This is a predicted structure of a 99-nucleotide RNA (Guanidine-I riboswitch aptamer).
It was read from a public genome assembly, where an Rfam model found it.
């Protein structure tokens, strides 16, 4: 200096706002305002779990594949910008930078 299974998907959580529903206020009302400890919704590289997958070893086998065991570690981090109705620990991004 370069590369990375540091893979993909699903569910959930921390967190996040306000399209829709609900709540509260105004109002005759189908309307307006309000983010409200609510539901829907968004949601983690550095949070959790699962499935697939990948690596290594062994066994079986019709040589296509199957099964068993084991491993998948570590990870400080802005500002700014972007998407969506909007915001965010979302995306840029395991980036810049720091060690």
């Nucleotide at each position: 200096a370069a590369g990375c299974a540091a893979g993909u998907u699903u569910u959930c959580u921390a967190g996040g706002g306000u399209u829709c529903c609900g709540g509260a206020g105004c109002a005759a009302a189908u309307g307006c305002u309000u983010g409200c400890u609510g539901g829907u919704c968004c949601g983690a590289g550095a949070g959790a779990a699962a499935a697939c997958g990948c690596g290594c070893a062994g066994a079986a086998a019709a040589u296509a594949u199957u099964c068993u065991g084991u491993g998948c570690a570590c990870a400080c981090g802005g500002a700014a910008g972007g998407a969506u109705a909007a915001a965010a620990a979302c995306c840029u991004g395991g980036g810049a930078g720091a060690u």